[in-house]
RNA sequence: UGGCCGGGCGACCGCGUGGGAGGAGACUCCCCCGAGGAAGGUCCGGGCUCCACAGGGCAGGGUGGUGGCCAACGGCCACCCGAGGUGACUCGCGGGACAGUGCCACAGAAAACAGACCGCCGCCGCCUCCGGGCGGAGGUAAGGGUGAAACGGUGGUGCAAGAGACCACCAGCGCGGCGGGCGACCGUCGCGGCUCGGCAAACCCCACCUGGAGCAAAACCAGACAGCGAGCGUUCGAGGGCGGCCCGCCCGAGCUCGCGGGUAGGUUGCACGAGGGCGUCGGCAACGGCGCUCCUAGAUGGAUGGUCGCCAACCGUGCCGUCGUGAGGCGGUACGGCGAACAGAACCCGGCCUAUGAGCCA
Numbered sequence: 001u002g003g004c005c006g007g008g009c010g011a012c013c014g015c016g017u018g019g020g021a022g023g024a025g026a027c028u029c030c031c032c033c034g035a036g037g038a039a040g041g042u043c044c045g046g047g048c049u050c051c052a053c054a055g056g057g058c059a060g061g062g063u064g065g066u067g068g069c070c071a072a073c074g075g076c077c078a079c080c081c082g083a084g085g086u087g088a089c090u091c092g093c094g095g096g097a098c099a100g101u102g103c104c105a106c107a108g109a110a111a112a113c114a115g116a117c118c119g120c121c122g123c124c125g126c127c128u129c130c131g132g133g134c135g136g137a138g139g140u141a142a143g144g145g146u147g148a149a150a151c152g153g154u155g156g157u158g159c160a161a162g163a164g165a166c167c168a169c170c171a172g173c174g175c176g177g178c179g180g181g182c183g184a185c186c187g188u189c190g191c192g193g194c195u196c197g198g199c200a201a202a203c204c205c206c207a208c209c210u211g212g213a214g215c216a217a218a219a220c221c222a223g224a225c226a227g228c229g230a231g232c233g234u235u236c237g238a239g240g241g242c243g244g245c246c247c248g249c250c251c252g253a254g255c256u257c258g259c260g261g262g263u264a265g266g267u268u269g270c271a272c273g274a275g276g277g278c279g280u281c282g283g284c285a286a287c288g289g290c291g292c293u294c295c296u297a298g299a300u301g302g303a304u305g306g307u308c309g310c311c312a313a314c315c316g317u318g319c320c321g322u323c324g325u326g327a328g329g330c331g332g333u334a335c336g337g338c339g340a341a342c343a344g345a346a347c348c349c350g351g352c353c354u355a356u357g358a359g360c361c362a
Base pairs, nucleotide, nucleotide: 001362002361003360004359007311008310009309010308011307012306013305015034016033018031019030020029021028022027036342040353041352043351044350045349046348047347048214049213050212051211055247056246057245058244060210061209062208063207064206065079066078067077068076069075080094081092082091083090084089095205096204100203101202102199103198104197117144118143119140120139121138123136124135125134126133127132152170153169154168155167156166157165171195172194173192174191175190176189177188178187179186180185218268219267220266221265227259228258229257230256231255232254239251240250241249242248270301275294276293277292278291279290280289281288282287314337315336316335317334318333319332320331321330322329323328
């Protein structure tokens, strides 16, 4: 750092859903069941519910190596590539930087169709103590210096000095051939001086995906009330729907604002589900098939707790046995201590992330 585990049994008291019994009723008694590995954060994905479900376009959002798994995913498994490590292994916000635009701090002359600060080089002019010095117009990216990064590296040819200017080898890139792999990709051969900086979690481009809101969704039962004023509009179409916008289509006689009045109780959704456990088979694995077995919270959306005893585990001390020269190890036993952390369902699942005592494992 990661993983496993998240103590067991009993008694008494208490709480909640459900069932049963008694009672006219208030209520009383009995029985069953009653939190988690994360129930948490609400970061993704789905089921479910409602709205919309003629169509087209634009915009927006998401994902980003390959193959597989899965209901689905931004999750998981395996592999590839890159980086790091002696290694076991770990990490990656992993399409595109010759489509375009933009940015690259500080330092530095110059930061991207390069660039003369120092240096080097020949030429011209002047001076000279004859070593050279100063000035001018040029050439030069080999050397120095700055930087995270300075437009391949080493050696040679060449040159006034130099330079892929040219050559050999190496590295990279591109194109082509052959071989291997489902694929990402890998190996190898040849050709081309092609040598091209980085950033896309900057805009952007490419490929694929994507309707919106959410269980306070939503459905049903019961039930209350009172209107008034103003504005716009009825084929010269208000307003609404296609929940971002436009076109287009459809409905269409009401709509908006202000004042006033008024109900707000119950049921369902809501607990059998992509469910848990065991075995077996297939697969490297994620996972899948088959068989057997189990039923396990449902709130006022508010219960699920407390005390005591015994045991297990752990710690300390003493004693005994055993191993060891010894420090000490192992086992047994007695007493004492501790008996725990993180945290608590709220429509339900699959993930991710975060928190977590003791002990054990790697």
Predicted 3D model of a 362-nucleotide RNA (Bacterial RNase P class A) from uncultured Marmoricola sp. Its Rfam family is "Bacterial RNase P class A". Its family is annotated with dimeric ribonuclease P complex, ribonuclease P activity and tRNA processing in the Gene Ontology. The family's RNA type in Rfam is ribozyme. RNAcentral holds the sequence, with entries from MGnify. The coordinates come from a structure-prediction model, not an experiment, and the mean pLDDT is 76. Taxonomically the source falls in Marmoricola (Bacteria, Actinomycetes, Propionibacteriales, Nocardioidaceae).